[in-house]
RNA sequence: UGACGAAAAAGGCAAACCCGCCGCAAGGCGGGGACGCAAAACCACGGGCCCCUGAGAAGGGGCAGCCGGGUUACCGAA
Numbered sequence: 001u002g003a004c005g006a007a008a009a010a011g012g013c014a015a016a017c018c019c020g021c022c023g024c025a026a027g028g029c030g031g032g033g034a035c036g037c038a039a040a041a042c043c044a045c046g047g048g049c050c051c052c053u054g055a056g057a058a059g060g061g062g063c064a065g066c067c068g069g070g071u072u073a074c075c076g077a078a
Stems, first nucleotide, its partner, number of pairs: 004076002012037002017032006035065001041071003045068003048063006
């Protein structure tokens, strides 16, 4: 340095659910809360799923905690 990921250490994130706010919605943000997570950090690039408009073609939006890919990063047993 790359790969790898321990019943290691230090720290980190936070599903469902509840409250408040935003959004037509999917969903988002904040607080509480922990099912889990070694990228559960970031990017909608490919696939997928969800919502809105539309007769349709199509257009717009969301999910990174669905999979793949890209970027960056803490620790160090085998």